[in-house]
Context: one part of a larger RNA
RNA sequence: GGAUGAACGCUAGCGACAGGCUUAACACAUGCAAGUCGAGGGGCAGCAUAGAGGAUGUAGCAAUACAUUUGGGUGGCGACCGGCGCACGGGUGCGUAACGCGUAUGUAACUAACCUAUCAGAGGGGGAUAGCCCGGCGAAAGUCGGAUUAAUACCGCGUAAAACAGGGGUCCCGCAUGGGAAUAUUUGUUAAAGAUUAAUUGCUGAUAGACAGGCAUGCGUUCCAUUAGGUAGUUGGCAGGGUAACGGCCUACCAAGCCAUCGAUGGAUAGGGGUUCUGAGAGGAAGGUCCCCCACACUGGUACUGAGAUACGGACCAGACUCCUACGGGAGGCAGCAGUGAGGAAUAUUGGUCAAUGGCCGGGAGGCUGAACCAGCCAAGUCGCGUGAAGGAUGACGGCCUUAUGGGUUGUAAACUUCUUUUAGACAGGAAUAACGGGAGGUACGUGUACCUUUGUGAAUGUACUGUCGGAAUAAGCAUCGGCUAACUCCGUGCCAGCAGCCGCGGUAAUACGGAGGAUGCGAGCGUUAUCC
Numbered sequence: 001g002g003a004u005g006a007a008c009g010c011u012a013g014c015g016a017c018a019g020g021c022u023u024a025a026c027a028c029a030u031g032c033a034a035g036u037c038g039a040g041g042g043g044c045a046g047c048a049u050a051g052a053g054g055a056u057g058u059a060g061c062a063a064u065a066c067a068u069u070u071g072g073g074u075g076g077c078g079a080c081c082g083g084c085g086c087a088c089g090g091g092u093g094c095g096u097a098a099c100g101c102g103u104a105u106g107u108a109a110c111u112a113a114c115c116u117a118u119c120a121g122a123g124g125g126g127g128a129u130a131g132c133c134c135g136g137c138g139a140a141a142g143u144c145g146g147a148u149u150a151a152u153a154c155c156g157c158g159u160a161a162a163a164c165a166g167g168g169g170u171c172c173c174g175c176a177u178g179g180g181a182a183u184a185u186u187u188g189u190u191a192a193a194g195a196u197u198a199a200u201u202g203c204u205g206a207u208a209g210a211c212a213g214g215c216a217u218g219c220g221u222u223c224c225a226u227u228a229g230g231u232a233g234u235u236g237g238c239a240g241g242g243u244a245a246c247g248g249c250c251u252a253c254c255a256a257g258c259c260a261u262c263g264a265u266g267g268a269u270a271g272g273g274g275u276u277c278u279g280a281g282a283g284g285a286a287g288g289u290c291c292c293c294c295a296c297a298c299u300g301g302u303a304c305u306g307a308g309a310u311a312c313g314g315a316c317c318a319g320a321c322u323c324c325u326a327c328g329g330g331a332g333g334c335a336g337c338a339g340u341g342a343g344g345a346a347u348a349u350u351g352g353u354c355a356a357u358g359g360c361c362g363g364g365a366g367g368c369u370g371a372a373c374c375a376g377c378c379a380a381g382u383c384g385c386g387u388g389a390a391g392g393a394u395g396a397c398g399g400c401c402u403u404a405u406g407g408g409u410u411g412u413a414a415a416c417u418u419c420u421u422u423u424a425g426a427c428a429g430g431a432a433u434a435a436c437g438g439g440a441g442g443u444a445c446g447u448g449u450a451c452c453u454u455u456g457u458g459a460a461u462g463u464a465c466u467g468u469c470g471g472a473a474u475a476a477g478c479a480u481c482g483g484c485u486a487a488c489u490c491c492g493u494g495c496c497a498g499c500a501g502c503c504g505c506g507g508u509a510a511u512a513c514g515g516a517g518g519a520u521g522c523g524a525g526c527g528u529u530a531u532c533c
Stems, first nucleotide, its partner, number of pairs: 001533004006529005013385005019378002021343001026341003030338003035084003040081002043077002047075003053070007091296003100221008110213002115209007123157001125155002133146005163189005170181004194201002222268003229259003234256004239251003271293004275286004298319005321332004349375001351374003357371001358369004388419004398410005425469005433460001438455008477522005482503003488517005498505002
């Protein structure tokens, strides 16, 4: 000198764009953050609704009129069964020195829901169960029994190959185990579901692709030798189990290996990278925001479901903590968004909207979305603008200095004259971000697509922006002035009070302390402290 997720002191007009718990992965009140589908199903608690009907009451001899009630019939729908999603998105950096990450390969050792393309198929049955209803237990959380019912829920049967498993020959190839092709070859195994507004859509098997992963390997990846030996599933083999898949991944048996001064083992520290800061570069330092990967979700462990989890807002067990309790027993997990306490030098609102972008569900309308987009707070950063411009000498008053009837300086500075109005204020106008999708009508191809017309959608927002009005009106500080280092005098003090980054200054003429005048530097900031180069 540059830099910062900074803090502190003094000061402070505006805007744009970025940023904002670096400490206690400390504990958390409250609200929200993952639902959706009635075009899978039985139903009908609540809401709305039509007319036919039933019942009751009142009036009436009656027809009839009025009132109440019933009534899944319809729109729709709480709870329930079922499907898909909840493994994404969002947070944090505890752990991890590791195939964790980066880079380059391999998979002849693998998976793959949704999506795309192609081929083939969907026959015929069965038994339950939730909800509703009845009853029991419990303070609650909840739970038990009985009866009854549906499905795209569940289970058999039939059919089936280019799939899977096994056998027999033929051909081709490679990188060792091996891989591939054709064959009317042969034996066995395995499937399905319907819905509807009739346009469609969903279901089953197979192949290929796309997206996404799993696994393996070469190289790179902090410090300590005041850590020198470490290791029994340890190293290898054979067999088996397990897995989507290879493998001591696991088990039995056999062998005695394997790693290490080219640093094993142990200890300390730490998420890694793209990148960021600095530097002429080489290098050094950092890894906040944004992107990719990894790990974690009160602490430890375990599996279930599923295409995918050993699952932040799922389950079970153990532990610590907090809360409720009728003392018998239960409930919870903000390292999601806000917010609270604590810690700390220190870090924001218990805000708005799904309008856009994206995600999940749905045929769609649409629903949900603290993702996201916005707004609020903070000079915490970068950039931009302003606090006026031109003229103006009686070189005014005042201040300060002085060699003192004087002179110098503050200083064109002020006053005064003319001008401008950014900005602030008032008033008026006023966006882009919107493209769709859906409804209606039409055209083309030809049977669900494309296009056209029309209708409709904005949180931010009456914001940005534009215009008008009057008036210099609404707006300057901070640090320094001995040398390094730009900028000097007077007064006070008298080794005192104090200053200080280094050298150093102060003991009666201090340009170094304190004040004043003046000056210098930067400027809505300026200094100090901390850290890095």
A computed fold for a 533-nucleotide part of an RNA from a Bacteroidia bacterium, annotated as small-subunit ribosomal RNA, 5' domain. The organism belongs to Bacteroidia, within Bacteria. The coordinates come from a structure-prediction model, not an experiment, and the mean pLDDT is 83. Its Rfam family is "Bacterial small subunit ribosomal RNA".